This is a predicted structure of a 134-nucleotide RNA (c-di-AMP riboswitch aptamer (ydaO/yuaA leader)) from Streptomyces beijiangensis.
Lineage of the source: Bacteria > Bacillati > Actinomycetes > Kitasatosporales > Streptomyces.
[in-house]
RNA sequence: CGUGCGCACGCGCCGAAUUCCGCAUGGAAACCGGGGAACCACCAAUUGGGGUGAAUCGGGCUGAAUCUGGCCCGUAGGAGACCUUCCUGCUCCGAACCCGUCAGCUAACCCGGUAGGCGAGAAGGAAGGAAAGG
Numbered sequence: 001c002g003u004g005c006g007c008a009c010g011c012g013c014c015g016a017a018u019u020c021c022g023c024a025u026g027g028a029a030a031c032c033g034g035g036g037a038a039c040c041a042c043c044a045a046u047u048g049g050g051g052u053g054a055a056u057c058g059g060g061c062u063g064a065a066u067c068u069g070g071c072c073c074g075u076a077g078g079a080g081a082c083c084u085u086c087c088u089g090c091u092c093c094g095a096a097c098c099c100g101u102c103a104g105c106u107a108a109c110c111c112g113g114u115a116g117g118c119g120a121g122a123a124g125g126a127a128g129g130a131a132a133g134g
Stems, first nucleotide, its partner, number of pairs: 011119004018029004030114006040104001048102001049099004057074006077093004082129007
């Protein structure tokens, strides 16, 4: 000097997943999600259907011929250090889970969630703000 691991205090990122009050079971605000009329839409109908989410859709290889799995290459789409938008790049993600035969939209109304996981160059330009400084 570099790298890896652990701990503490901060700073920040994905995400709705935060704040406050309470002795506690809990409560409130805020944010988020689902169900649910008329009108409209859809004609459906086991090839079940649907929901959260950016996470959809293809091609190839392989395992016993099909495959249910695995591995690659892309891709709809998504994220990245003051905030929003635009432009140009770079680095990543492109999963997982749930309902249980049932749900289009949907006012009133009803029912829920507030987890978890990460980072140590975080790029540049333009416009409008914010903050700091004066």